[in-house]
RNA sequence: GCUCCGGUAGCUCAGCAGGAUAGAGCAAGUGCCUCCUAAGCACUAGGUCGGACGUUCGAAUCGUCUCCGGGGCA
Repeated sequence: GCUCCGGUAGCUCAGCAGGAUAGAGCAAGUGCCUCCUAAGCACUAGGUCGGACGUUCGAAUCGUCUCCGGGGCA
RNA backbone atom coordinates (compact mmCIF):
# COMPACT_ATOMS: atom_id res chain seq x y z
P G A 1 -0.61 3.78 3.56
O5' G A 1 -0.88 2.83 2.30
C5' G A 1 -0.69 3.35 1.01
C4' G A 1 -0.68 2.24 0.00
C3' G A 1 -1.91 1.36 0.00
O3' G A 1 -2.99 1.93 -0.73
C1' G A 1 0.00 0.00 0.00
P C A 2 -4.52 1.69 -0.33
O5' C A 2 -4.78 0.18 -0.76
C5' C A 2 -4.75 -0.18 -2.13
C4' C A 2 -4.92 -1.69 -2.27
C3' C A 2 -6.12 -2.29 -1.59
O3' C A 2 -7.33 -2.13 -2.32
C1' C A 2 -4.22 -3.59 -1.09
P U A 3 -8.70 -1.95 -1.60
O5' U A 3 -8.92 -3.38 -0.93
C5' U A 3 -9.11 -4.52 -1.74
C4' U A 3 -9.13 -5.77 -0.90
C3' U A 3 -10.15 -5.81 0.23
O3' U A 3 -11.44 -6.13 -0.23
C1' U A 3 -8.06 -6.54 1.04
P C A 4 -12.71 -5.63 0.56
O5' C A 4 -12.82 -6.65 1.77
C5' C A 4 -13.10 -8.02 1.53
C4' C A 4 -12.93 -8.84 2.78
C3' C A 4 -13.74 -8.41 3.98
O3' C A 4 -15.09 -8.85 3.95
C1' C A 4 -11.54 -8.83 4.65
P C A 5 -16.22 -8.02 4.67
O5' C A 5 -15.93 -8.34 6.21
C5' C A 5 -16.12 -9.64 6.72
C4' C A 5 -15.69 -9.73 8.16
C3' C A 5 -16.33 -8.73 9.11
O3' C A 5 -17.65 -9.09 9.50
C1' C A 5 -14.02 -8.83 9.53
P G A 6 -18.70 -7.96 9.83
O5' G A 6 -18.20 -7.39 11.23
C5' G A 6 -18.27 -8.19 12.40
C4' G A 6 -17.48 -7.58 13.52
C3' G A 6 -17.99 -6.24 14.06
O3' G A 6 -19.07 -6.39 14.95
C1' G A 6 -15.65 -6.16 13.80
P G A 7 -20.14 -5.19 15.05
O5' G A 7 -19.35 -4.06 15.86
C5' G A 7 -18.80 -4.36 17.15
C4' G A 7 -18.17 -3.10 17.76
C3' G A 7 -19.17 -1.96 17.95
O3' G A 7 -18.89 -1.28 19.18
C1' G A 7 -17.37 -1.25 16.60
P U A 8 -19.90 -1.45 20.38
O5' U A 8 -21.35 -1.18 19.75
C5' U A 8 -21.83 0.14 19.58
C4' U A 8 -23.33 0.17 19.77
C3' U A 8 -23.83 -0.41 21.08
O3' U A 8 -23.70 0.50 22.17
C1' U A 8 -25.11 -1.29 19.31
P A A 9 -23.17 -0.05 23.54
O5' A A 9 -24.35 0.22 24.54
C5' A A 9 -24.71 1.56 24.89
C4' A A 9 -25.21 1.63 26.33
C3' A A 9 -24.30 0.95 27.34
O3' A A 9 -24.26 1.70 28.53
C1' A A 9 -26.47 0.04 27.49
P G A 10 -23.05 2.69 28.79
O5' G A 10 -21.97 1.78 29.55
C5' G A 10 -20.79 2.36 30.12
C4' G A 10 -20.14 1.37 31.08
C3' G A 10 -19.90 -0.01 30.48
O3' G A 10 -18.62 -0.09 29.86
C1' G A 10 -21.08 -0.21 32.53
P C A 11 -18.51 -0.86 28.41
O5' C A 11 -18.48 -2.39 28.83
C5' C A 11 -17.42 -2.94 29.58
C4' C A 11 -17.68 -4.40 29.89
C3' C A 11 -18.01 -5.25 28.67
O3' C A 11 -16.84 -5.71 28.02
C1' C A 11 -19.62 -5.64 30.37
P U A 12 -16.92 -6.06 26.41
O5' U A 12 -17.85 -7.37 26.34
C5' U A 12 -17.38 -8.60 26.86
C4' U A 12 -18.42 -9.69 26.63
C3' U A 12 -18.94 -9.79 25.21
O3' U A 12 -18.05 -10.49 24.35
C1' U A 12 -20.74 -9.87 26.73
P C A 13 -18.16 -10.29 22.72
O5' C A 13 -19.69 -10.71 22.48
C5' C A 13 -20.40 -10.30 21.36
C4' C A 13 -21.84 -10.73 21.55
C3' C A 13 -22.78 -10.36 20.42
O3' C A 13 -22.72 -11.29 19.35
C1' C A 13 -23.77 -9.83 22.51
P A A 14 -23.21 -10.83 17.88
O5' A A 14 -24.80 -10.78 18.04
C5' A A 14 -25.53 -11.97 18.11
C4' A A 14 -27.00 -11.73 18.32
C3' A A 14 -27.77 -11.11 17.17
O3' A A 14 -28.00 -12.02 16.11
C1' A A 14 -28.55 -10.24 19.21
P G A 15 -27.92 -11.48 14.58
O5' G A 15 -29.05 -10.35 14.52
C5' G A 15 -30.44 -10.69 14.57
C4' G A 15 -31.29 -9.44 14.71
C3' G A 15 -31.19 -8.46 13.55
O3' G A 15 -32.10 -8.81 12.50
C1' G A 15 -31.02 -7.30 15.60
P C A 16 -31.50 -9.38 11.09
O5' C A 16 -30.60 -8.20 10.54
C5' C A 16 -31.19 -7.08 9.89
C4' C A 16 -30.12 -6.26 9.21
C3' C A 16 -29.23 -7.03 8.25
O3' C A 16 -29.81 -7.13 6.98
C1' C A 16 -27.93 -5.66 9.66
P A A 17 -30.17 -8.53 6.29
O5' A A 17 -31.66 -8.24 5.86
C5' A A 17 -31.99 -7.04 5.19
C4' A A 17 -32.12 -7.33 3.69
C3' A A 17 -33.47 -6.93 3.10
O3' A A 17 -33.47 -5.60 2.70
C1' A A 17 -32.94 -9.18 2.50
P G A 18 -34.71 -4.67 2.85
O5' G A 18 -34.14 -3.42 3.67
C5' G A 18 -33.57 -3.56 4.98
C4' G A 18 -34.06 -2.46 5.89
C3' G A 18 -35.58 -2.46 6.08
O3' G A 18 -35.85 -2.01 7.39
C1' G A 18 -34.89 -0.42 5.16
P G A 19 -36.87 -2.88 8.27
O5' G A 19 -37.91 -1.76 8.70
C5' G A 19 -37.47 -0.56 9.32
C4' G A 19 -38.65 0.27 9.76
C3' G A 19 -39.76 -0.54 10.39
O3' G A 19 -40.35 0.26 11.41
C1' G A 19 -40.58 0.61 8.48
P A A 20 -39.71 0.10 12.81
O5' A A 20 -41.02 -0.18 13.66
C5' A A 20 -42.24 0.49 13.34
C4' A A 20 -43.26 0.20 14.43
C3' A A 20 -42.71 0.32 15.83
O3' A A 20 -43.73 0.82 16.69
C1' A A 20 -43.39 -1.92 15.45
P U A 21 -43.77 2.36 16.92
O5' U A 21 -42.52 2.62 17.88
C5' U A 21 -42.02 3.94 18.05
C4' U A 21 -41.19 4.03 19.33
C3' U A 21 -39.98 3.11 19.40
O3' U A 21 -38.93 3.76 20.13
C1' U A 21 -41.44 2.57 21.15
P A A 22 -37.49 3.87 19.48
O5' A A 22 -36.78 2.46 19.78
C5' A A 22 -37.01 1.36 18.94
C4' A A 22 -36.14 0.20 19.31
C3' A A 22 -35.93 -0.06 20.80
O3' A A 22 -37.03 -0.73 21.35
C1' A A 22 -33.85 -0.23 19.63
P G A 23 -37.02 -1.17 22.93
O5' G A 23 -36.40 -2.61 22.79
C5' G A 23 -35.93 -3.31 23.94
C4' G A 23 -35.47 -4.68 23.54
C3' G A 23 -34.70 -5.41 24.62
O3' G A 23 -35.57 -6.03 25.54
C1' G A 23 -33.52 -5.54 22.58
P A A 24 -35.08 -6.28 27.05
O5' A A 24 -34.20 -7.60 26.93
C5' A A 24 -34.76 -8.81 26.45
C4' A A 24 -33.70 -9.89 26.37
C3' A A 24 -32.88 -10.08 27.63
O3' A A 24 -33.52 -10.88 28.59
C1' A A 24 -31.44 -9.97 25.76
P G A 25 -33.29 -10.58 30.15
O5' G A 25 -31.85 -11.20 30.45
C5' G A 25 -31.62 -12.59 30.29
C4' G A 25 -30.14 -12.87 30.36
C3' G A 25 -29.41 -12.30 31.56
O3' G A 25 -29.57 -13.10 32.72
C1' G A 25 -28.19 -11.82 29.61
P C A 26 -29.71 -12.39 34.14
O5' C A 26 -28.23 -11.82 34.41
C5' C A 26 -27.14 -12.72 34.59
C4' C A 26 -25.82 -11.97 34.52
C3' C A 26 -25.62 -10.84 35.51
O3' C A 26 -25.29 -11.30 36.83
C1' C A 26 -24.93 -10.12 33.39
P A A 27 -25.81 -10.46 38.09
O5' A A 27 -25.09 -9.04 37.91
C5' A A 27 -23.69 -8.90 38.14
C4' A A 27 -23.23 -7.50 37.81
C3' A A 27 -23.89 -6.38 38.59
O3' A A 27 -23.33 -6.20 39.88
C1' A A 27 -23.87 -5.81 36.31
P A A 28 -24.33 -5.77 41.08
O5' A A 28 -24.79 -4.31 40.65
C5' A A 28 -23.87 -3.24 40.59
C4' A A 28 -24.57 -1.93 40.26
C3' A A 28 -25.74 -1.56 41.16
O3' A A 28 -25.31 -0.96 42.37
C1' A A 28 -26.36 -1.26 38.90
P G A 29 -26.18 -1.23 43.69
O5' G A 29 -27.48 -0.34 43.48
C5' G A 29 -27.38 1.08 43.39
C4' G A 29 -28.75 1.69 43.10
C3' G A 29 -29.86 1.23 44.01
O3' G A 29 -29.88 1.94 45.25
C1' G A 29 -30.58 1.09 41.79
P U A 30 -30.43 1.23 46.59
O5' U A 30 -32.01 1.16 46.34
C5' U A 30 -32.76 2.35 46.26
C4' U A 30 -34.22 2.03 45.91
C3' U A 30 -34.89 0.99 46.79
O3' U A 30 -35.31 1.50 48.06
C1' U A 30 -35.36 0.53 44.53
P G A 31 -35.35 0.49 49.30
O5' G A 31 -36.62 -0.42 49.01
C5' G A 31 -37.93 0.14 48.99
C4' G A 31 -38.92 -0.84 48.41
C3' G A 31 -39.09 -2.15 49.14
O3' G A 31 -39.90 -2.04 50.30
C1' G A 31 -38.92 -2.57 46.83
P C A 32 -39.72 -3.08 51.53
O5' C A 32 -40.23 -4.47 50.97
C5' C A 32 -41.60 -4.64 50.61
C4' C A 32 -41.85 -6.02 50.03
C3' C A 32 -41.42 -7.19 50.91
O3' C A 32 -42.37 -7.48 51.92
C1' C A 32 -40.67 -7.54 48.69
P C A 33 -41.89 -7.96 53.38
O5' C A 33 -41.16 -9.34 53.11
C5' C A 33 -41.90 -10.46 52.64
C4' C A 33 -40.95 -11.59 52.29
C3' C A 33 -39.98 -12.01 53.38
O3' C A 33 -40.59 -12.89 54.32
C1' C A 33 -38.83 -11.76 51.33
P U A 34 -40.42 -12.57 55.88
O5' U A 34 -38.88 -12.87 56.15
C5' U A 34 -38.35 -14.18 56.01
C4' U A 34 -36.86 -14.17 56.21
C3' U A 34 -36.36 -13.48 57.45
O3' U A 34 -36.47 -14.31 58.61
C1' U A 34 -35.06 -12.82 55.60
P C A 35 -37.12 -13.63 59.98
O5' C A 35 -36.04 -12.53 60.34
C5' C A 35 -36.33 -11.54 61.33
C4' C A 35 -35.07 -10.94 61.88
C3' C A 35 -34.05 -10.50 60.83
O3' C A 35 -34.34 -9.18 60.34
C1' C A 35 -32.97 -11.78 62.52
P C A 36 -34.16 -8.96 58.73
O5' C A 36 -32.58 -8.96 58.51
C5' C A 36 -31.77 -7.91 59.03
C4' C A 36 -30.31 -8.20 58.81
C3' C A 36 -29.92 -8.52 57.38
O3' C A 36 -29.78 -7.35 56.58
C1' C A 36 -28.91 -10.08 58.83
P U A 37 -30.12 -7.48 54.97
O5' U A 37 -28.95 -8.38 54.38
C5' U A 37 -27.62 -7.91 54.35
C4' U A 37 -26.66 -9.01 53.98
C3' U A 37 -26.89 -9.69 52.64
O3' U A 37 -26.45 -8.91 51.54
C1' U A 37 -26.44 -11.32 54.29
P A A 38 -27.25 -9.05 50.15
O5' A A 38 -26.96 -10.54 49.66
C5' A A 38 -25.66 -10.93 49.26
C4' A A 38 -25.59 -12.44 49.08
C3' A A 38 -26.53 -13.03 48.05
O3' A A 38 -26.04 -12.90 46.73
C1' A A 38 -26.66 -14.30 50.02
P A A 39 -27.07 -12.59 45.54
O5' A A 39 -27.99 -13.87 45.46
C5' A A 39 -27.48 -15.14 45.09
C4' A A 39 -28.48 -16.23 45.33
C3' A A 39 -29.82 -16.04 44.63
O3' A A 39 -29.78 -16.47 43.28
C1' A A 39 -30.20 -16.57 46.88
P G A 40 -30.59 -15.65 42.17
O5' G A 40 -32.11 -15.83 42.59
C5' G A 40 -32.73 -17.11 42.60
C4' G A 40 -34.12 -17.03 43.19
C3' G A 40 -35.04 -16.00 42.56
O3' G A 40 -35.62 -16.48 41.35
C1' G A 40 -35.15 -15.81 44.88
P C A 41 -35.90 -15.46 40.14
O5' C A 41 -37.14 -14.59 40.63
C5' C A 41 -38.37 -15.22 40.95
C4' C A 41 -39.34 -14.23 41.56
C3' C A 41 -39.51 -12.93 40.80
O3' C A 41 -40.37 -13.06 39.69
C1' C A 41 -39.22 -12.46 43.08
P A A 42 -40.11 -12.14 38.39
O5' A A 42 -40.63 -10.70 38.86
C5' A A 42 -42.00 -10.51 39.19
C4' A A 42 -42.22 -9.13 39.78
C3' A A 42 -41.72 -7.96 38.93
O3' A A 42 -42.60 -7.63 37.87
C1' A A 42 -41.04 -7.64 41.16
P C A 43 -42.00 -7.04 36.50
O5' C A 43 -41.56 -5.55 36.88
C5' C A 43 -42.53 -4.58 37.24
C4' C A 43 -41.90 -3.41 37.96
C3' C A 43 -40.96 -2.54 37.13
O3' C A 43 -41.65 -1.63 36.30
C1' C A 43 -39.99 -2.99 39.23
P U A 44 -40.92 -1.09 34.97
O5' U A 44 -39.77 -0.13 35.52
C5' U A 44 -40.11 1.01 36.27
C4' U A 44 -38.86 1.71 36.80
C3' U A 44 -37.85 2.13 35.75
O3' U A 44 -38.23 3.35 35.15
C1' U A 44 -36.73 1.07 37.53
P A A 45 -37.76 3.65 33.62
O5' A A 45 -36.26 4.12 33.77
C5' A A 45 -35.94 5.24 34.57
C4' A A 45 -34.47 5.25 34.89
C3' A A 45 -33.54 5.25 33.69
O3' A A 45 -33.35 6.56 33.18
C1' A A 45 -32.83 3.63 35.24
P G A 46 -33.16 6.76 31.60
O5' G A 46 -31.73 6.12 31.30
C5' G A 46 -30.56 6.63 31.92
C4' G A 46 -29.39 5.70 31.72
C3' G A 46 -29.12 5.33 30.28
O3' G A 46 -28.35 6.32 29.63
C1' G A 46 -29.11 3.37 31.62
P G A 47 -28.90 7.04 28.30
O5' G A 47 -28.49 6.01 27.14
C5' G A 47 -27.17 5.48 27.09
C4' G A 47 -26.79 5.14 25.68
C3' G A 47 -27.14 6.17 24.61
O3' G A 47 -26.08 6.26 23.69
C1' G A 47 -28.14 4.13 24.08
P U A 48 -25.39 7.71 23.38
O5' U A 48 -25.91 8.14 21.93
C5' U A 48 -27.26 8.14 21.61
C4' U A 48 -27.52 8.95 20.36
C3' U A 48 -26.79 8.51 19.10
O3' U A 48 -27.51 7.47 18.49
C1' U A 48 -26.61 10.88 19.36
P C A 49 -26.99 6.87 17.02
O5' C A 49 -26.45 5.41 17.36
C5' C A 49 -25.26 5.19 18.11
C4' C A 49 -24.85 3.74 18.00
C3' C A 49 -24.39 3.31 16.64
O3' C A 49 -23.36 2.33 16.79
C1' C A 49 -26.27 2.04 17.24
P G A 50 -22.25 2.07 15.64
O5' G A 50 -21.04 3.02 16.09
C5' G A 50 -20.80 3.22 17.49
C4' G A 50 -19.72 4.26 17.65
C3' G A 50 -19.89 5.53 16.84
O3' G A 50 -20.78 6.45 17.43
C1' G A 50 -17.70 4.74 16.59
P G A 51 -21.74 7.35 16.46
O5' G A 51 -20.72 8.33 15.74
C5' G A 51 -20.01 9.31 16.50
C4' G A 51 -19.19 10.17 15.58
C3' G A 51 -19.93 10.78 14.40
O3' G A 51 -20.66 11.93 14.75
C1' G A 51 -17.93 9.81 13.65
P A A 52 -21.99 12.32 13.92
O5' A A 52 -21.45 12.83 12.50
C5' A A 52 -20.63 13.99 12.44
C4' A A 52 -20.10 14.19 11.04
C3' A A 52 -21.17 14.22 9.94
O3' A A 52 -21.83 15.46 9.85
C1' A A 52 -19.39 12.84 9.26
P C A 53 -23.37 15.49 9.35
O5' C A 53 -23.29 15.16 7.77
C5' C A 53 -22.62 16.05 6.90
C4' C A 53 -22.35 15.41 5.56
C3' C A 53 -23.57 14.92 4.79
O3' C A 53 -24.26 15.97 4.13
C1' C A 53 -21.92 13.26 4.74
P G A 54 -25.85 15.82 3.86
O5' G A 54 -25.96 14.62 2.82
C5' G A 54 -25.51 14.79 1.50
C4' G A 54 -25.44 13.47 0.77
C3' G A 54 -26.77 12.82 0.41
O3' G A 54 -27.38 13.41 -0.72
C1' G A 54 -25.27 11.18 1.23
P U A 55 -28.96 13.38 -0.85
O5' U A 55 -29.31 11.83 -1.09
C5' U A 55 -28.94 11.20 -2.29
C4' U A 55 -29.44 9.78 -2.31
C3' U A 55 -30.92 9.61 -1.99
O3' U A 55 -31.73 9.85 -3.13
C1' U A 55 -29.66 8.03 -0.78
P U A 56 -33.01 10.78 -3.02
O5' U A 56 -34.02 9.94 -2.11
C5' U A 56 -34.49 8.69 -2.54
C4' U A 56 -35.16 7.96 -1.41
C3' U A 56 -36.20 8.75 -0.63
O3' U A 56 -37.45 8.81 -1.32
C1' U A 56 -34.81 7.58 0.89
P C A 57 -38.27 10.23 -1.34
O5' C A 57 -38.76 10.34 0.18
C5' C A 57 -39.42 11.53 0.63
C4' C A 57 -40.08 11.26 1.96
C3' C A 57 -39.23 10.56 3.00
O3' C A 57 -38.40 11.48 3.73
C1' C A 57 -41.28 9.44 2.84
P G A 58 -36.86 11.11 3.97
O5' G A 58 -37.00 9.88 4.98
C5' G A 58 -37.51 10.09 6.31
C4' G A 58 -37.75 8.76 7.01
C3' G A 58 -36.52 7.89 7.18
O3' G A 58 -35.76 8.26 8.31
C1' G A 58 -38.32 6.59 6.35
P A A 59 -34.18 8.23 8.17
O5' A A 59 -33.80 6.69 8.10
C5' A A 59 -34.20 5.81 9.16
C4' A A 59 -33.10 4.81 9.46
C3' A A 59 -31.81 5.40 9.99
O3' A A 59 -31.17 4.46 10.86
C1' A A 59 -31.38 4.30 7.97
P A A 60 -31.46 4.56 12.39
O5' A A 60 -30.40 3.56 13.05
C5' A A 60 -29.03 3.91 13.09
C4' A A 60 -28.17 2.69 13.13
C3' A A 60 -28.05 1.92 11.81
O3' A A 60 -27.06 2.44 11.00
C1' A A 60 -28.52 0.43 13.59
P U A 61 -27.32 2.60 9.37
O5' U A 61 -27.64 1.11 8.86
C5' U A 61 -26.67 0.09 8.98
C4' U A 61 -27.25 -1.24 8.58
C3' U A 61 -27.69 -1.32 7.11
O3' U A 61 -27.35 -2.57 6.57
C1' U A 61 -29.54 -1.75 8.52
P C A 62 -26.07 -2.75 5.63
O5' C A 62 -26.45 -1.83 4.35
C5' C A 62 -27.14 -2.38 3.23
C4' C A 62 -27.19 -1.37 2.10
C3' C A 62 -25.93 -0.52 1.90
O3' C A 62 -24.94 -1.22 1.16
C1' C A 62 -27.81 0.87 1.87
P G A 63 -23.40 -0.92 1.38
O5' G A 63 -23.19 0.47 0.63
C5' G A 63 -23.33 0.56 -0.78
C4' G A 63 -23.05 1.97 -1.23
C3' G A 63 -21.75 2.59 -0.75
O3' G A 63 -20.64 2.19 -1.54
C1' G A 63 -23.51 4.12 -0.41
P U A 64 -19.19 2.11 -0.91
O5' U A 64 -18.73 3.63 -0.74
C5' U A 64 -18.57 4.45 -1.87
C4' U A 64 -18.24 5.87 -1.46
C3' U A 64 -17.12 6.03 -0.44
O3' U A 64 -15.83 5.96 -1.04
C1' U A 64 -18.95 7.33 0.22
P C A 65 -14.61 5.35 -0.19
O5' C A 65 -14.28 6.50 0.86
C5' C A 65 -13.83 7.77 0.41
C4' C A 65 -13.86 8.78 1.54
C3' C A 65 -13.07 8.42 2.78
O3' C A 65 -11.66 8.63 2.65
C1' C A 65 -15.18 9.24 3.41
P U A 66 -10.65 7.69 3.41
O5' U A 66 -10.90 8.08 4.95
C5' U A 66 -10.59 9.40 5.42
C4' U A 66 -11.14 9.59 6.82
C3' U A 66 -10.62 8.63 7.87
O3' U A 66 -9.33 9.01 8.35
C1' U A 66 -12.95 8.82 8.07
P C A 67 -8.37 7.89 8.95
O5' C A 67 -8.95 7.67 10.42
C5' C A 67 -8.91 8.72 11.38
C4' C A 67 -9.57 8.27 12.68
C3' C A 67 -9.05 6.97 13.26
O3' C A 67 -7.84 7.13 13.97
C1' C A 67 -11.41 6.96 13.30
P C A 68 -6.79 5.91 14.03
O5' C A 68 -7.53 4.85 14.97
C5' C A 68 -7.78 5.16 16.33
C4' C A 68 -8.60 4.05 16.98
C3' C A 68 -8.06 2.64 16.82
O3' C A 68 -6.98 2.35 17.67
C1' C A 68 -10.38 2.63 16.43
P G A 69 -5.86 1.29 17.17
O5' G A 69 -6.61 -0.11 17.28
C5' G A 69 -6.98 -0.63 18.56
C4' G A 69 -7.74 -1.93 18.43
C3' G A 69 -7.08 -3.01 17.58
O3' G A 69 -6.04 -3.68 18.24
C1' G A 69 -9.37 -2.87 17.03
P G A 70 -4.84 -4.31 17.34
O5' G A 70 -5.52 -5.54 16.59
C5' G A 70 -5.95 -6.67 17.33
C4' G A 70 -6.73 -7.63 16.47
C3' G A 70 -6.00 -8.20 15.27
O3' G A 70 -5.07 -9.21 15.59
C1' G A 70 -8.17 -7.55 14.64
P G A 71 -3.84 -9.48 14.58
O5' G A 71 -4.50 -10.23 13.32
C5' G A 71 -5.07 -11.53 13.47
C4' G A 71 -5.72 -11.99 12.19
C3' G A 71 -4.83 -12.06 10.97
O3' G A 71 -3.96 -13.19 10.95
C1' G A 71 -6.90 -11.08 10.38
P G A 72 -2.55 -13.09 10.13
O5' G A 72 -2.99 -13.04 8.60
C5' G A 72 -3.63 -14.15 7.99
C4' G A 72 -4.03 -13.83 6.58
C3' G A 72 -2.89 -13.39 5.66
O3' G A 72 -2.10 -14.47 5.19
C1' G A 72 -4.74 -11.96 5.38
P C A 73 -0.55 -14.23 4.79
O5' C A 73 -0.58 -13.34 3.49
C5' C A 73 -1.14 -13.82 2.28
C4' C A 73 -1.18 -12.76 1.22
C3' C A 73 0.16 -12.07 0.93
O3' C A 73 1.02 -12.83 0.12
C1' C A 73 -1.54 -10.45 1.12
P A A 74 2.60 -12.71 0.29
O5' A A 74 2.93 -11.23 -0.24
C5' A A 74 2.73 -10.87 -1.60
C4' A A 74 2.92 -9.39 -1.80
C3' A A 74 4.28 -8.82 -1.37
O3' A A 74 5.29 -9.04 -2.33
C1' A A 74 2.54 -7.45 -0.56